Model confidence (mean pLDDT): 83 of 100. This is a predicted structure of a 72-nucleotide RNA (transfer RNA) from a Verrucomicrobiia bacterium. The sequence was found in a public genome assembly. NCBI's taxonomy places the organism under Bacteria, Pseudomonadati, Verrucomicrobiota, Verrucomicrobiia. It matches the Rfam family "tRNA". By type it is a transfer RNA. About the family: Transfer RNA (tRNA) molecules are approximately 80 nucleotides in length. Their secondary structure includes four short double-helical elements and three loops (D, anti-codon, and T loops). Further hydrogen bonds mediate the characteristic L-shaped molecular structure. tRNAs have two regions of fundamental functional importance: the anti-codon, which is responsible for specific mRNA codon recognition, and the 3' end, to which the tRNAs corresponding amino acid is attached (by aminoacyl-tRNA synthetases). tRNAs cope with the degeneracy of the genetic code in two manners: having more than one tRNA (with a specific anti-codon) for a particular amino acid; and 'wobble' base-pairing, i.e. permitting non-standard base-pairing at the 3rd anti-codon position.
RNA sequence: GCACGGGUAGCUCAGCGGUAGAGCAACCGGUUUACACCCGGUCGGUCGGCGGUUCGAUCCCGUCCCCGUGUA
Numbered sequence: 001g002c003a004c005g006g007g008u009a010g011c012u013c014a015g016c017g018g019u020a021g022a023g024c025a026a027c028c029g030g031u032u033u034a035c036a037c038c039c040g041g042u043c044g045g046u047c048g049g050c051g052g053u054u055c056g057a058u059c060c061c062g063u064c065c066c067c068g069u070g071u072a
Base pairs, nucleotide, nucleotide: 001071002070003069004068005067006066007065010024011023012022013021018055026042027041028040029039030038048064049063050062051061052060
């Protein structure tokens, strides 16, 4: 350089056109003499950037950036 995969919450990942979710973490409460475990709740996101298509884009198209794999 080329081909392919990926970038979504602090972390690991779902969601693949119609109001963005789970687990863990954090915080609050319950439980306990107390801590842990366990249970309930709350918080947390310009969905990598810019443009395009569409009534509507995390999702489709173009381009750029970043990470990984393969290849010479």